[in-house]
RNA sequence: GGGCUUAUAGUUUAAUUGGUUGAAACGUACCGCUCACAACGGUGAUAUUGUAGAUUCGAGCCCUACUAAGCCUA
Numbered sequence: 001g002g003g004c005u006u007a008u009a010g011u012u013u014a015a016u017u018g019g020u021u022g023a024a025a026c027g028u029a030c031c032g033c034u035c036a037c038a039a040c041g042g043u044g045a046u047a048u049u050g051u052a053g054a055u056u057c058g059a060g061c062c063c064u065a066c067u068a069a070g071c072c073u074a
Base pairs, nucleotide, nucleotide: 001073002072003071004070005069006068007067010026011025012024013023019057028044029043030042031041032040050066051065052064053063
């Protein structure tokens, strides 16, 4: 230099051929339980889906450029 893969909540992962509201586990806050802690039970908070555009009535999903990480190759 050329090519490929990946990027979604604090972490790890879902999300059908583009279609109503992006879910789950762990973590976390509060409450219950307990002398107390853990475990357990209950109720919440946390993501404009890496960035910027394009297409579309509608984009996490399609297209383009860029950024970051990883891999292959000269």
This is a predicted structure of a 74-nucleotide RNA (transfer RNA) from Ricinus communis. It matches the Rfam family "tRNA". By type it is a transfer RNA. Its family is annotated with triplet codon-amino acid adaptor activity in the Gene Ontology. The organism belongs to Ricinus, within Eukaryota. RNAcentral holds the sequence, with entries from ENA and Rfam. The prediction has a mean pLDDT of 81.